[in-house]
C1' cells in the first nucleotide's frame, strides 16, 4: 500500500427482504428460605464506533473515516 472480517446495554452476543432494538449475564427492588446461597417475578440501562448521503422510514443500503484482527505485497 491492496483485499477481507469485527465494532449494538457494564460484559458476552443476536437482530430475517430497510418498518421505529432484543436475549443471556451483571445491577436495583420484591416473593420463596430463620439468614446466606439458590431460585422465581419485575425494573433500570442504547446517539447501534464516528461523520455525511439515499429513503416516508436506516443497526441494516451507499460514501468517507477511526480502532482492532486476518491475508497478500
Nucleotide at each position: 500500500c491492496g483485499g477481507g472480517g469485527a465494532g449494538u446495554a457494564g460484559c458476552u452476543c443476536a437482530g430475517u427482504u430497510g418498518g421505529u432494538a432484543g436475549a443471556g449475564u451483571a445491577c436495583g427492588c420484591g416473593g420463596c428460605u430463620g439468614g446466606g446461597g439458590g431460585u422465581c417475578g419485575u425494573g433500570u440501562g442504547g446517539u447501534c464506533g464516528c461523520a455525511g448521503g439515499u429513503u416516508c422510514a436506516a443497526g441494516u443500503c451507499c460514501u468517507g473515516u477511526c480502532u482492532u484482527c486476518c491475508c497478500g505485497a

Transfer RNA from a Candidatus Altimarinota bacterium, 73 nucleotides, folded computationally. Lineage of the source: Bacteria > Bacteria candidate phyla > Candidatus Altimarinota. Its Rfam family is "tRNA". By type it is a transfer RNA. Rfam links the family to the GO term triplet codon-amino acid adaptor activity. The prediction has a mean pLDDT of 81.